[in-house]
Context: one part of a larger RNA
Molecule: small-subunit ribosomal RNA, central domain
Organism: metagenome
């Protein structure tokens, strides 16, 4: 290496972007590197195979022959790969024209809630639990009602709804700004796919620094439970949870199913667009594209299930497995302040 494989058995990298590399539409005309055919020159000898001899057979030897799958050299050939020189539009991308969204940022404003404050009412309890008790309350709790202040979250609408590479994103307005859908008698004209390193982004906890704290709440304290209760319950609370500015770089970071393109029965729902029908609108019907979901056919599957969002049929191209345990551990390297991350055995042992 050749093979098998990656949804649940070991195995898809968290996710883009892109370098190298691989890999790549449709045609015409040249080249002639790979590719093919001939000619030729070498491929030692000896062995191995044929074939015929020679020792009284063999073993063994002897002559000739084949082979030596290679490589040089020279004529050719042009389908295919390559390479040039053009051309074309379907593949990509750009214009115009219409559209939907919780897409990102940074600003302002907004109302229910809730905690505290301060003033009115009122007067014995409140709170909380299976039950209770700590705790709050005559220095006036709870309830109420009036007002100030404050932080965080945004009920209904709200949905197998939408948006985004993921991660995630939901209260209304402004600004600024990213991707996408559809329609086109509009342009470039292969400019495209994948993508080892590599760069960016990447919940939640954690980390540094500065500010903010209303709930909620690891840690902690205290009531209960209990044989015991370092828990579940309950009364409290401190980092965190929130901004700002940087680190961290990990998650069941899941569709446990890498990206891209082509082909392959349907039915039915929902999302944005276009077109047809309709005198005109709108509904409703039929169509076409995107997208997001349910059900199934054939196929695939160890089965469960999947089934045009394939886990069916085939290419391209990278990631990654290789019997459990030890071990995602040692060691070394590398990155981080630290916690810890990437990379990563082998003894043993079953």
């Nucleotide at each position: 290496c050749u093979g098998g494989g990656c949804u649940u058995a070991a195995a898809g990298g968290g996710u883009g972007c892109g370098u190298a590399g691989g890999c790549g539409g449709g045609u015409u005309g040249g080249u002639a590197g790979g590719u093919c055919a001939g000619a030729u020159g070498u491929g030692a000898a000896a062995g191995c195979c044929c074939a015929c001899g020679g020792c009284u057979c063999a073993a063994c030897c002897g002559u000739g022959g084949a082979a030596u799958u290679g490589c040089g050299u020279u004529u050719g050939a042009a389908a295919c790969c390559a390479c040039u020189a053009g051309u074309c539009u379907u593949g990509a991308g750009g214009g115009g024209a219409u559209c939907a969204g919780a897409g990102g940022a940074g600003a302002g404003c907004g109302g229910a809630a809730c905690u505290g404050a301060u003033g009115g009412u009122g007067g014995a309890g409140c709170g909380g639990u299976g039950a209770a008790a700590u705790g709050c309350g005559u220095u006036g709790a709870u309830a109420u009602u009036a007002u100030c202040a404050g932080g965080a979250a945004c009920a209904c609408c709200g949905g197998u709804g939408g948006c985004g590479a993921a991660a995630g994103c939901g209260g209304c307005u402004c600004u600024c700004u990213g991707g996408g859908a559809u329609c086109u008698u509009u342009c470039u004209g292969a400019c495209g796919c994948u993508g080892a390193g590599g760069c960016a982004c990447g919940a939640a906890a954690g980390c540094u620094a500065g500010g903010g704290g209303a709930g909620c709440g690891a840690a902690c304290g205290g009531g209960a439970u209990u044989a015991g209760a370092u828990a579940c319950c309950c009364c409290g609370g401190u980092a965190g949870u929130c901004c700002u500015a940087g680190c961290u770089g990990u998650a069941a970071a899941c569709g446990a199913u890498c990206u891209g393109u082509a082909c392959u029965a349907g039915u039915c729902c929902g999302u944005g667009g276009g077109g047809a029908c309709u005198c005109c609108c709108a509904c409703a019907u039929c169509u076409u594209c995107u997208c997001g979901g349910a059900c199934g056919u054939a196929g695939c599957g160890a089965a469960a299930g999947u089934g045009u969002u394939a886990a069916g049929u085939a290419c391209a191209g990278c990631g990654c497995c290789u019997g459990g345990g030890g071990a995602g551990u040692a060691u070394g390297g590398u990155c981080g302040c630290a916690a810890g991350g990437c990379u990563g055995a082998a003894a043993c042992u079953c």